């Protein structure tokens, strides 16, 4: 060097016909229960502003298509597997 698979919250991990981004799980915070835990139930848990409603940004980095992009298309990192 060539092919191919993959990179999404702390982690693991879905979302695939392009149409509410993070479902679901693990972790955490707060609450119920309990004499005190454990277990269990319930509610929250990307980041920034903001009392707050909300708002604006966030899928490896950069561009591009579209009305819309994790998903299409181009460069480049990075990871794993195969050939040489």
């Nucleotide at each position: 060097g060539c092919c191919g698979a993959g990179g999404u919250g702390g982690c693991g991990g879905a979302a695939u016909u392009g149409g509410u981004a993070g479902a679901c799980g693990c972790a955490g915070u707060g609450g119920a229960u309990u004499c005190a835990a454990a277990a269990u139930c319930c509610a929250c848990c990307g980041c920034u502003g903001g009392u707050a409603a909300c708002a604006g940004c966030g899928u490896g980095g950069g561009g591009g298509u579209u009305c819309a992009a994790g998903u299409c298309c181009c460069c480049c990192c990075c990871u794993c597997g195969g050939c040489a």
Molecule: transfer RNA
Organism: Idiomarina baltica OS145